[in-house]
RNA sequence: GGAGCGGCUCGGGUGAACGCCGGCCACUGCAGGGUUGGGUGGCGGGAGGAAAGUCCGAGCUCCACAGGGCAGGGUGCUGGCUAACGGCCAGUCGGAGCGAUCCGCAGGAAAGUGCCACAGAAAACAGACCGCCGGCUCCGCAAGGAACCGGUAAGGGUGAAACGGUGCGGCAAGAGCGCACCGCGCCCAGGGUGACCUGGGCGGCACGGCAAACCCCACCUGGAGCAAGAGCCAAUAGGGGAGCGCCUCCGCGAGGAGGCAAGGACUGCCCGUCCGAUGCUCCCGGGUCGCUCGCUGAUGAGGUCCCAGGGCAACCUGGGCCCUAGACGAAUGUUCGCCUCCCGGCUCGAAAGGGCCGGUGACAGAACUCGGCUUACAGAGCCGCUCCGGCG
Numbered sequence: 001g002g003a004g005c006g007g008c009u010c011g012g013g014u015g016a017a018c019g020c021c022g023g024c025c026a027c028u029g030c031a032g033g034g035u036u037g038g039g040u041g042g043c044g045g046g047a048g049g050a051a052a053g054u055c056c057g058a059g060c061u062c063c064a065c066a067g068g069g070c071a072g073g074g075u076g077c078u079g080g081c082u083a084a085c086g087g088c089c090a091g092u093c094g095g096a097g098c099g100a101u102c103c104g105c106a107g108g109a110a111a112g113u114g115c116c117a118c119a120g121a122a123a124a125c126a127g128a129c130c131g132c133c134g135g136c137u138c139c140g141c142a143a144g145g146a147a148c149c150g151g152u153a154a155g156g157g158u159g160a161a162a163c164g165g166u167g168c169g170g171c172a173a174g175a176g177c178g179c180a181c182c183g184c185g186c187c188c189a190g191g192g193u194g195a196c197c198u199g200g201g202c203g204g205c206a207c208g209g210c211a212a213a214c215c216c217c218a219c220c221u222g223g224a225g226c227a228a229g230a231g232c233c234a235a236u237a238g239g240g241g242a243g244c245g246c247c248u249c250c251g252c253g254a255g256g257a258g259g260c261a262a263g264g265a266c267u268g269c270c271c272g273u274c275c276g277a278u279g280c281u282c283c284c285g286g287g288u289c290g291c292u293c294g295c296u297g298a299u300g301a302g303g304u305c306c307c308a309g310g311g312c313a314a315c316c317u318g319g320g321c322c323c324u325a326g327a328c329g330a331a332u333g334u335u336c337g338c339c340u341c342c343c344g345g346c347u348c349g350a351a352a353g354g355g356c357c358g359g360u361g362a363c364a365g366a367a368c369u370c371g372g373c374u375u376a377c378a379g380a381g382c383c384g385c386u387c388c389g390g391c392g
Stems, first nucleotide, its partner, number of pairs: 001388010012339007020046002023043006030037002048363001052374002055372005060225004067271004072221005077091005092106001093104004107216002112214002114210003129156002131152005137146003164182006183205001184203008229293004239284006245260006263275004300323001302322002305320006342359007
């Protein structure tokens, strides 16, 4: 100097004018009788790193109360972190890369079922297309060729993948046929919490892949969701019709108490539990679709923060400080000036740098709240690491 890898920060600043939304305080002769509304003044505050996607996990609310099992769904190497997660951190193994690093479809194929198209001789205990070797007969001067029989799967071909790989020996030619190393299986020792790693010994050992195919195994798991839900006001027709019952006890009776059934609720199913005639189910018809709370980060898994300790880290513990938008057809904006970043042009200068003109400033807007993941992002900067080249 060039090319990369990983992580982090910002993503305009400033002044003025006009304007918008909320909160707190004070006053009020206004409306009104209420702890309200309006008005005036003062003091503060007012979109994001992704607010996005709705992919996960939770808090919270309801399903009147409290469950069990099956189905369904999710995760899938080990150890930690966390409220939890399919997340994060550290590692092991496998793959890619010279490397920094990145990715992972990471439990089980000997419980079972299924698939491997086409091509190819043959796709799981398969198989001979071209070949290689031998025997015998025939043709030929010879080299060699043809038919038949036998041996062969090392070589070539097909394919994503061909029944271990490389090398040496051996054989008529070959073959784990034998041997060495690798691979595979079993056993032992050492290291590690563990996934696993290292070393040694024995065995020629054979029946591949796919589970992000069904499945098996281990662990986890109610459902619906703020359009959840709670309340108020008002109004209508607190409307009309149909169907659905028994038993026991008390009581003169009206009636009361208890139990069961029809029916209903608890995600789908079962068990179980509960409501159950002032009840339940079905049909027709009518009214409201308005307001308040939820709704604010107001006491929390809190932070636009700081310090100390522990831990490789994720993170944990302790101390200090702080309270940070809340709309409801939806607020935080518009204009002007200056400065600054970037781009282009002209010009001055040896260079550093300066002057002038023009243009641009990304992705994009809370709607119950949080922890993650994924996606989008013009431009500017910082930290650490790797590789290549050159100089000293």
This is a predicted structure of a 392-nucleotide RNA (Bacterial RNase P class A) from an Archangiaceae bacterium. Lineage of the source: Bacteria > Pseudomonadati > Myxococcota > Myxococcales > Archangiaceae. Rfam family: Bacterial RNase P class A. It is annotated as a ribozyme. Its mean pLDDT, the model's own confidence on a scale to 100, is 75. The sequence was found by an Rfam model in a public genome assembly. Of the family's consensus pairs, 97% are formed in the model.